[in-house]
Context: one part of a larger RNA
RNA sequence: CUAUGGUCAAGGAACUCGGCAAAAUGACCCCGUAACUUCGGAAUAAGGGGGGAUCUAGCAAUAGACCCGCAGAGAAUUGUCCCAGGCAACUGUUUACCAAAAACACAGGUUUCUGCAAAAGCGCAAGCUGAAGUAUAGGAGCUGACGCCUGCCCAGUGCUGGAAGGUUAAGUUGAUUUGUUAGCCGGACGAAAGUCGAUAACGGCGAAGCUUUGAUAUGAAGCCCCAGUGAACGGCGGCCGUAACUAUAACGGUCCUAAGGUAGCGAAAUUCCUUGUCAGGUAAGUUCUGACCCGCACGAAAGGCGUAAUGAUCUGGGAGCUGUCUCGACCAUAGACUCG
Numbered sequence: 001c002u003a004u005g006g007u008c009a010a011g012g013a014a015c016u017c018g019g020c021a022a023a024a025u026g027a028c029c030c031c032g033u034a035a036c037u038u039c040g041g042a043a044u045a046a047g048g049g050g051g052g053a054u055c056u057a058g059c060a061a062u063a064g065a066c067c068c069g070c071a072g073a074g075a076a077u078u079g080u081c082c083c084a085g086g087c088a089a090c091u092g093u094u095u096a097c098c099a100a101a102a103a104c105a106c107a108g109g110u111u112u113c114u115g116c117a118a119a120a121g122c123g124c125a126a127g128c129u130g131a132a133g134u135a136u137a138g139g140a141g142c143u144g145a146c147g148c149c150u151g152c153c154c155a156g157u158g159c160u161g162g163a164a165g166g167u168u169a170a171g172u173u174g175a176u177u178u179g180u181u182a183g184c185c186g187g188a189c190g191a192a193a194g195u196c197g198a199u200a201a202c203g204g205c206g207a208a209g210c211u212u213u214g215a216u217a218u219g220a221a222g223c224c225c226c227a228g229u230g231a232a233c234g235g236c237g238g239c240c241g242u243a244a245c246u247a248u249a250a251c252g253g254u255c256c257u258a259a260g261g262u263a264g265c266g267a268a269a270u271u272c273c274u275u276g277u278c279a280g281g282u283a284a285g286u287u288c289u290g291a292c293c294c295g296c297a298c299g300a301a302a303g304g305c306g307u308a309a310u311g312a313u314c315u316g317g318g319a320g321c322u323g324u325c326u327c328g329a330c331c332a333u334a335g336a337c338u339c340g
Stems, first nucleotide, its partner, number of pairs: 001335008010326002014324001019321001028050004036041001038145001052067001054065004068072001080319007087311002092104002108143007120129003146306004151236003156233002158229005165224003171218002179210002183205004187196003237255005264298001265295001276292005
């Protein structure tokens, strides 16, 4: 010096990002116990007191007397407490090996699908799960106890319903059209010479059949279209003026929109400016609490706002306590160091 353990004058968080670590509290009995509350809790709240041995009395609890020690739950094991706020109702679950949480789950709420050979899922299929269940059931989504509530917009997107019209596939229909030729008509080529040639070649027309083309008509869902629907995806304005001090604007005008953010909350786990302003707490407070509202950029089941209880949760304050510190010191053990 390192690790582990122990002790300390005076002070007592001055340490530090932060009381991290340590100290302190502690079992049992008696007394006593606030706000708040969902009346169950909160609560071991908090805060006090007690204890050994011997003798006497008593059934005993207990009472009295007396004795010893620094100390009587004589060692060990064995809650620190309080105030305020955020988040999540709660018990639970999770990143096996850096995250245990405010994340996940949850009971409850709600929407939607599904009538049973159910919907949904796995599989090419057979088949299986759902379910040996049957809408008080099963699947999917969102929200997340409880209390008070959950506003406006259906223009866009989605979903549901509708069917008049428009558009629209294969298929069906088959106007037209191509090739072929039985037959019919003409000899053909060449400047000429001539050549080919009569059951033929070449040219033209061309029935039926086969073949090619495919106008028109017909033709479902879908889309266009018409409605509904937000605890579906989502969205929820701007400018100007105005009151007899000033300031502000209940009021008016105007533009745009599908509609212009309601209740509640608000510098917030959300506030950039910002250490906003005021108040509280401190000698001194970028944190904290209560207000204000100018919400850069809260807001109502991606729920809003409250809320007792709960939490190895996060934040601020206080009491006790202490080597965290002022500021170090000493002791024990194991290393380190020397020899082997």